The RNA shown here (small-subunit ribosomal RNA) has 1337 nucleotides and comes from an uncultured archaeon. Its Rfam family is "Archaeal small subunit ribosomal RNA". The family is grouped with related families in Rfam's "SSU clan". A reference for the family is Cannone et al. (2002), "The comparative RNA web (CRW) site: an online database of comparative sequence and structure information for ribosomal, intron, and other RNAs", BMC Bioinformatics. Its family is annotated with ribosome and structural constituent of ribosome in the Gene Ontology.
RNA sequence: UGCUAUCGGGAUGGGACUAAUACAUGAUAGUCGUGCUUCUCCAUCCAUGGUGGAGGCGCGGCGCACACCUCAUUAUCACGUGGUUAACCUGCCCUUGGGACUGACACACCCCCGGGAAACUGGGGCUAAUUUCCGAUAGGUGAAAGCUCCUGGAAUGGAUCUUCCCCUAAAGGGCGCUUAUGCCAUGCUUCUAGGCGCUGCCCAAGGAUGGGGCCGCGGCCGAUCAGGUUGUUGGUGAGGUAAUGGCUCACCAAGCCUUUAACCGGUUCGGGCCGUGGGAGCGGGAGCCCGGACAUGGGCACUGAGACAAGGGCCCAGGCCCUACGGGGCGCAACAAUCGCGAAAACUCCGCAAUACGCGAAGGCGUGACGGGGCUAUCCCGAGUGCCGUCCGCUGAGGAUGGCUUUUCCCCAGUGUAGAUAGAUGGGGGAAUAAGGAGAGGGCAAGUCUGGUGUCAGCCGCCGCGGUAAUACCAGCUCUCCGAGUGGUGUGGACGUUUAUUGAGCCUGAAGCAUCCGUAGCCAGCUGAGCAAGUCCCCAGUUAAAUCCAGCGAUUUAAUCGUUGGACUGCUGCCGAUACUGUCCGCUAGGGGGUGGGAGAGGCUGACGGUAUUCCUGGCGUAGGGGUGAACAUCUUAUAAUCCUGGUGAUGUCCACCAGUAUCGAAGGCUGUUGUCUAGAACAUGCCCGCCGGCGAGGGAUGAGAGGAGGGGGAUCGAACCAGAUUAGAUACCCGGGUAGUCCCAUCUGUAAACGAUGCAGGGUAGGUGUUAGGGCGACCCCGUGCCGCUCUAGUGCCGCAGUGAAGCUGUUAAGCAUGCAGCUUGCGGAGUACGUCUGCAAGGCUGAAACUUAACGGAAUUGGCGGGGGAGCACCACAAGGGGUGAAGCUUGCGGUUUAAUUGGAGUCAACGCCGGAAAUCUCUCCGGGAGCGACAGCAGGAUGAAAGCCAGAUUAAAGGUCUUUCCAGACGAGAUGAGAGGAGGUGCAUGGCCGUCGCCAGUUCGUGCCUUGAGGUGUCCUGUUAAGUCAGUCAACGAUCGAGACCCGCAUUUCCAGUUGCUACCAACCAUGCGUUGGGCACACUGGGGAGACUUCCGCCGAUAAGGAGGAGGAAGGAGCGGGCCUCGGCAGGUCAGUAUGCCCCGAAUUUCUCGGCCCACACGCGAGCUGCAAUGGCAGGUACAAUGGGUUCCAACCCCGUAAGGGGGAGGCAAUCUUUAAUACCUGCCGUAGUUGGGAUCGAGGGUUGUAACUCACCCUCGUGAACAUGGAAUCCCUCGUAAUCGCGCGUCACUAUCGCGCGGUGAAUACGUCCCUGCUCCUGCACACACCG
Repeated sequence: UGCUAUCGGGAUGGGACUAAUACAUGAUAGUCGUGCUUCUCCAUCCAUGGUGGAGGCGCGGCGCACACCUCAUUAUCACGUGGUUAACCUGCCCUUGGGACUGACACACCCCCGGGAAACUGGGGCUAAUUUCCGAUAGGUGAAAGCUCCUGGAAUGGAUCUUCCCCUAAAGGGCGCUUAUGCCAUGCUUCUAGGCGCUGCCCAAGGAUGGGGCCGCGGCCGAUCAGGUUGUUGGUGAGGUAAUGGCUCACCAAGCCUUUAACCGGUUCGGGCCGUGGGAGCGGGAGCCCGGACAUGGGCACUGAGACAAGGGCCCAGGCCCUACGGGGCGCAACAAUCGCGAAAACUCCGCAAUACGCGAAGGCGUGACGGGGCUAUCCCGAGUGCCGUCCGCUGAGGAUGGCUUUUCCCCAGUGUAGAUAGAUGGGGGAAUAAGGAGAGGGCAAGUCUGGUGUCAGCCGCCGCGGUAAUACCAGCUCUCCGAGUGGUGUGGACGUUUAUUGAGCCUGAAGCAUCCGUAGCCAGCUGAGCAAGUCCCCAGUUAAAUCCAGCGAUUUAAUCGUUGGACUGCUGCCGAUACUGUCCGCUAGGGGGUGGGAGAGGCUGACGGUAUUCCUGGCGUAGGGGUGAACAUCUUAUAAUCCUGGUGAUGUCCACCAGUAUCGAAGGCUGUUGUCUAGAACAUGCCCGCCGGCGAGGGAUGAGAGGAGGGGGAUCGAACCAGAUUAGAUACCCGGGUAGUCCCAUCUGUAAACGAUGCAGGGUAGGUGUUAGGGCGACCCCGUGCCGCUCUAGUGCCGCAGUGAAGCUGUUAAGCAUGCAGCUUGCGGAGUACGUCUGCAAGGCUGAAACUUAACGGAAUUGGCGGGGGAGCACCACAAGGGGUGAAGCUUGCGGUUUAAUUGGAGUCAACGCCGGAAAUCUCUCCGGGAGCGACAGCAGGAUGAAAGCCAGAUUAAAGGUCUUUCCAGACGAGAUGAGAGGAGGUGCAUGGCCGUCGCCAGUUCGUGCCUUGAGGUGUCCUGUUAAGUCAGUCAACGAUCGAGACCCGCAUUUCCAGUUGCUACCAACCAUGCGUUGGGCACACUGGGGAGACUUCCGCCGAUAAGGAGGAGGAAGGAGCGGGCCUCGGCAGGUCAGUAUGCCCCGAAUUUCUCGGCCCACACGCGAGCUGCAAUGGCAGGUACAAUGGGUUCCAACCCCGUAAGGGGGAGGCAAUCUUUAAUACCUGCCGUAGUUGGGAUCGAGGGUUGUAACUCACCCUCGUGAACAUGGAAUCCCUCGUAAUCGCGCGUCACUAUCGCGCGGUGAAUACGUCCCUGCUCCUGCACACACCG
């Protein structure tokens, strides 16, 4: 704060958070007549008074320094805790002792006179006291000297004595009782003098209470605050205070604080406590209690026991108010209340009855302290909103009806209280007066229910939901959680071991300082002895109360309250213990030193040398050189270049081979040879010292390259720059030049992927194998600084056990196990940026944020995918070697585009485009134009005054009882409206099934068990050889297996057996039409179609590993899969198809349905694909002669005959088929043509015919005659193909009424080239990746 709300109890809940802002009004501190004067009133009395009572103004006493409010200040002895005061005070109170002597002067009120608007104030006069003052005594301060005693840890304290100076008490009041006396009046009363008691006063000592001072310890942030300080630090002497003290002052000295954080800045009252957490912690500290501070902001003193004083005073400031303008007044952070501020918070209530305080002798008075009530779901606790039947209803939701109960609720009485409310008690009434909020995709309990919406509206803390089938939006229903509450929001805590003491990390995730030295600091070897600071134990004190825990008790229970005990983890003191830490004495294993012989690019510096580049100078020699992927440009060269060759020519740089995963150094780094100087490490050692050590905040030193400033030097290379290429551009890569620089001296900078991305030191924890240095032992020996082996120490590599690790990996050179020290990290970005400090000549460096933004940024590994990275293997949808095409032309056909009333729709790289079997005249058919028809079923209108259906004529119309006019017939239904259907080639192939395409002419995909990994996963399936193949063999933490491959099935090729009609005819016979004749035998051959055989690297030697297998040969019809097909894994693609059928959802529903006529799909500036025909002589034309196979056939194939130039027509045997039927063409032979736009080509157009069909114009096919276009071999580019293949020739079938340049098959003729490779395109395996919607990333 949203929605909602019946009641009661409790609360140390309620203007704390923002404005310690401002405040109208009421009101919060008085009391005492038993201190005193006086006035008024009443009463009494004979009395005007010296009586009694009540009240007022004053003097006086005490209080007003408490209580109450607030939290602004304050980082402080303010607070807490524990000490201390031998440096102090203390009114009222208690105890003890002593005392109160003698005088005196005033001032209020009041009276008189004034000033002023007011507030207030001046002068004169009277007066009392427990007011004030003088003196005395007691007493006290100080000084000097001295004896003794007391307390104590210690006298500086106290007591006591002497002397001196100085200061200096008191109220003998008040009251009561009483005795005596003196007056008005004998009485009351009073005066005076006593006694007793109470109270008050003074002094001293002690106590109690309350306070002041000082000290130890404790508790915030910032170092981008590192130096601060002048009364500062100390001393002497004064002053001041109750008291110490630079608290203040004069003088003297120059100190004091600080990395154990001074000083400065920010924030903040502190604590008991409160919230949270298992605890350690973290956060809070308002209310209650204790302490402090403050009272509009700031300062000051007075009074007093106590104040520098909330409702006292003075001054300044700001604000408000009054004013006669001269001057005055006020201070709610008391209680209520108001304005304002704000997200945010109550009544201008009642009472002193209780508790408590002030005053008083007391009664009592006062108290917005306090006790009560009112408002408020602010919190905690408690209660209720009903229970049981019957009936209706779906075993519902709910409704009706009957009964029971009365906590609450309402009414009445009395009790209760200061007075009330409430409550308790008794009586009466009545289920009556009482349920909501949030949520339902996950986290997170609860719906895949219905409707709406359609990335819209909206939801969502986070992830995410919503794009037409929303469990997430908006609603309904149902359900879940809590319940007089329930949700949202803000802040804090916990969750977070996500700041890690408990309890994390730093090779690669954030994080190791570039390296070393070293200050503070932290830590530290062995043995024994002493001490007892740390540590441990007992005891004592303290740790206020409340809070917390436990027991008991009170309110019906609870919350709450009371009471008793404990605890409060702390601090202080005392007795004890001594293992550990500490401290002291000792020791030698750490560390250091000495000595010895060796190793080394360790450092500084001097001298000497070597090759190469460039330049110079000779010689030889001739035309270009240089440069690149290819080039260009600058340049050089005819004054002779480049190239070759000579030079103890010049200059500057550098230091090949030796030379190593070798040495040395803290790191950076260090390499020709040699000398001087110098540092460190290792080894050896019966030597010396004796913990002297380790790390190391600050600090210091060193520190590649580049860069800066000064001076040299300048050969090479070469930022910037110039020019040329490349490119869309090219401020780049490539080429030619080239300045700074690169080199040296002296110097500044201080950074690097300064890396082992691994801080340093010491200890413990398997090994194996190299290598460097030194030592020991042994063998050999050419006797050396030799070589070999074993071994110790120190370094430096590789592998590896246990272990660790997220894994990669690491593993005695740890990233393992423990120790010590120091550095660093805490999501990504902003950002190593800004500001500030320091530093530098500058460039810069060191240190180093925040606002804001975001749900991730990262690491390691896995599986895929990918690559114009590397390696291995493979393929004519890859290349190479070849053959033939396409791309140019005309035509056919499909697609796009355009056009159109419509040119229906789909398909779009391979894997759309002669594809949807899609050759559409009608039909097909969806498209366009015209016309017409159709609603099962339900309840309604309507209907025997006649529904639906039908008919003549006329009108309408292209036509039509389709409709209308009109007539007839007929006899029961009923599209007129609402729902609901039939139907849909309407939508969605991104909702689907099924089918298909493709990866894939590939060789892959998996499983069981085991093993490895935290896991995803891996292994198997890898490697080597081999294969067409994950084919096989060998090896191997794998062993086996499935699918695929292969095997298998079909066809072809050889042979054999069986069978023999419709096939065949070698052989036999017969016949006549003498032929490839017919008929009958026959089944040898061919053929047909069934069953077998055959091929398996079998045989030979060679290669290979003795394997798998390969190359060659033999035999064979066929040879290494014989050839060609079929079948073709697990899966992927949001591949294609809702238009073949099926099918969810959506839509149309008298139209997106059904029928019908006509048109369109056939258009045509243009682009693309697939084909056909050609461009000709390897040909064309004419004539002649040959040889097939697969198939089809009754609405059919048709021999044969006749007619026609032909297409075709008229007849028609045979055939439902090995029987009948269906022409093969390239080819070959002969002739002509002679390289031409032709006797090539055959588009286009004209004329005449034929066939199919209802129909041939749009828009079919064929024939004949005529016409005779482009085209002369095709740019870039691209396709197919390895043998009976390409190429070429025809034939059949499918579609089909008719129509084939298409598709599917068939045979005829019949080549070239390769026996390889991974260059192009792709596929498989290993490797890299910041990709995973996966590189169209």